[in-house]
Context: one part of a larger RNA
RNA sequence: UUGGGCGUAAAGAGCAGGUAGGUGGUCUUAUUAGUCUAGGGUGAAAGCCUUGAGCUUAACUCAAGAAGUGCCUUAGAAACGGUAAGACUAGAGUCUUGGAGAGGGUCGCGGAAUUCCCGGUGUAGCGGUGAAAUGCGUAGAUAUCGGGAGGAACACCAGAGGCGAAAGCGGUGACCUGGACAAGAACUGACACUCAACUGCGAAAGCAUGGGGAGCAAACAGGAUUAGAUACCCUGGUAGUCCAUGCCGUAAACGAUGGGUACUAGUUUUAGAGGGAUUUGACCCCCACUGAAACGGAGCUAACGCGAUAAGUACCCCGCCUGGGAAGUACGGUCGCAAGACUAAAACUC
Numbered sequence: 001u002u003g004g005g006c007g008u009a010a011a012g013a014g015c016a017g018g019u020a021g022g023u024g025g026u027c028u029u030a031u032u033a034g035u036c037u038a039g040g041g042u043g044a045a046a047g048c049c050u051u052g053a054g055c056u057u058a059a060c061u062c063a064a065g066a067a068g069u070g071c072c073u074u075a076g077a078a079a080c081g082g083u084a085a086g087a088c089u090a091g092a093g094u095c096u097u098g099g100a101g102a103g104g105g106u107c108g109c110g111g112a113a114u115u116c117c118c119g120g121u122g123u124a125g126c127g128g129u130g131a132a133a134u135g136c137g138u139a140g141a142u143a144u145c146g147g148g149a150g151g152a153a154c155a156c157c158a159g160a161g162g163c164g165a166a167a168g169c170g171g172u173g174a175c176c177u178g179g180a181c182a183a184g185a186a187c188u189g190a191c192a193c194u195c196a197a198c199u200g201c202g203a204a205a206g207c208a209u210g211g212g213g214a215g216c217a218a219a220c221a222g223g224a225u226u227a228g229a230u231a232c233c234c235u236g237g238u239a240g241u242c243c244a245u246g247c248c249g250u251a252a253a254c255g256a257u258g259g260g261u262a263c264u265a266g267u268u269u270u271a272g273a274g275g276g277a278u279u280u281g282a283c284c285c286c287c288a289c290u291g292a293a294a295c296g297g298a299g300c301u302a303a304c305g306c307g308a309u310a311a312g313u314a315c316c317c318c319g320c321c322u323g324g325g326a327a328g329u330a331c332g333g334u335c336g337c338a339a340g341a342c343u344a345a346a347a348c349u350c
Stems, first nucleotide, its partner, number of pairs: 003322004007304002012318001014201004021194003025088008034080001035077008049065006091191001092188003095184004103177007110154001115149007125136002162169002206247006215241002220236004258317006266295007274287003299306002323350003332343004
């Protein structure tokens, strides 16, 4: 390389957009790169293969044939494929109406709680633990009442619930804004699928500058525990956590499961909207659609399990794997302020 693979054994890129490329719906006409059929030419000799002959056999040698899967050329075929022209509507998209939603952004507003400050009442403890101590408190704490400041997060509702491409999103109002879904069939007429490269988004931590800082809390300090205790427990506590702008670009970024299309038993729950039946209306019942879940048949699987949201049956495209360690390291390159990220070996060893 081929082959075989990628839920858990090595292996699906964190996610999306997307160029080249690859692949691509139905029908008609014309043409014929590819494709198929037939003929011709060529395909050196030797060798291989077949038949025969010659050395006493064999190896070997000689003769003849076959083969040489290829290339060139001529003629033909037109299913597939290509090209050109045209038509269609089942894919895709646009449009109208509608309801659902923690989808995104900006600006406001709200209550509970913690902490701090001021004042009142009040007196000796509070706090903390397995038990303690450090700590706080007669300079009046804790408790309790009233007032104020400030920051962060939004109890109940809350759900196997919803939305989003993923990361993720949860008090509430307004404004701006993306997507999905249902019904209708009005319009376009294959405009599609997947995508090296490239581009954008991307938890937490971290970095830069400027703010902010209630609670929590790496580092750090003290108290305990212990043989020791650079820990677990306790008292404190700074970065950070929050905001704005810029960077970083990684995670068990997980469903450890790439995207798309088609086909293939059932049962149950749930979210959304629609239609039908009934009804004043609602609840309820039935039908098909789009999601989210729990079982389960065939089938698949090494097993576990998956099972219409497939890990089933097929096709198209991309990514990735190829014994363990050395190593996701060195070197080089690109990116980054740095931390580091990406790309990515070998010697040697088992």